[in-house]
């Protein structure tokens, strides 16, 4: 230093060909159930999609640069 994956909720990940609302299970809050707890069951909160630009009528999604982690060449 050059390529190549990935970065999305607290954690672990889907998210299609650029569009209908940014989503799943675990976790956390209540509330129901229990004599109690834990399963279970029913509600709820929690993001501005690593950063900053660009392109579009619209970007998690496509372009440029820079972060970050893996791995591969040198």
């Nucleotide at each position: 230093g050059g390529c190549u994956u990935g970065g999305u909720a607290g954690c672990u990940c889907a998210g299609u060909u650029g569009g209908u609302u940014a989503g799943a299970g675990c976790a956390c809050c209540g509330c129901a159930u229990u004599c109690a707890u834990a399963a279970c069951g029913c509600g709820g909160g929690g993001g501005u999609c690593g950063g900053c630009a660009g392109u579009u009528c619209a970007a998690g999604u496509c372009u440029g640069c820079c972060c970050c982690a893996a791995g591969c060449c040198a």